[in-house]
RNA sequence: CGCCGAAUCCGCGCAUGCGCGGAGCGGGGGAACCAAGGUGGCCUCGGCCACUGGGGCGAACUUCCUCUCUGAGGAAGCGCGCGAGCUCUUUCAGCGCGAGCCCGUCAGCUAACCCCGCAGGCGUUCGAAAGAG
Numbered sequence: 001c002g003c004c005g006a007a008u009c010c011g012c013g014c015a016u017g018c019g020c021g022g023a024g025c026g027g028g029g030g031a032a033c034c035a036a037g038g039u040g041g042c043c044u045c046g047g048c049c050a051c052u053g054g055g056g057c058g059a060a061c062u063u064c065c066u067c068u069c070u071g072a073g074g075a076a077g078c079g080c081g082c083g084a085g086c087u088c089u090u091u092c093a094g095c096g097c098g099a100g101c102c103c104g105u106c107a108g109c110u111a112a113c114c115c116c117g118c119a120g121g122c123g124u125u126c127g128a129a130a131g132a133g
Stems, first nucleotide, its partner, number of pairs: 001123004008023007024118006034108001037052006053106001054103004061077007078098005086133007
C1' cells in the first nucleotide's frame, strides 16, 4: 500500500494501545396481523401413536463411500472468496476455503422498545469475454 471481513471514521483523556463519547456499519432479542417442526408407524383419510431439544454469529452446510474407525481420507451437490492490475458491475476457465465460537431447555415473523459487536487474518502469479464511467 492492497485484500477478506460489520469490524471504520471523528473528538477527548491517559500515553503508543487502551478508556470514554459521537457518527456510521453489522447482529440479536422483542407485539398485533400472519404463519407454524422433523422422522417413522397405524388408519375409518381425518386424525392418532412413538421417537427426536432447540436456537444464534459465520460462506463454513447436505448426501454418500472407504479405512488400520470416538478419528482420517475421498466423491457429489450447494455455499463463500480470489479471478477483477485505471474505476465500477457481471459471465466463463482456473485456484483456494467450507473453520471456530456462543446461549443453556428459551428464541417463527415482528411496530414501539431493549441489548451486543466493530475482532482477526492474508500478500496478490495476474487466462478469455460483456457492459458502464

This is a predicted structure of a 133-nucleotide RNA (c-di-AMP riboswitch aptamer (ydaO/yuaA leader)) from a soil metagenome. RNAcentral holds the sequence, with entries from MGnify. Its mean pLDDT, the model's own confidence on a scale to 100, is 79.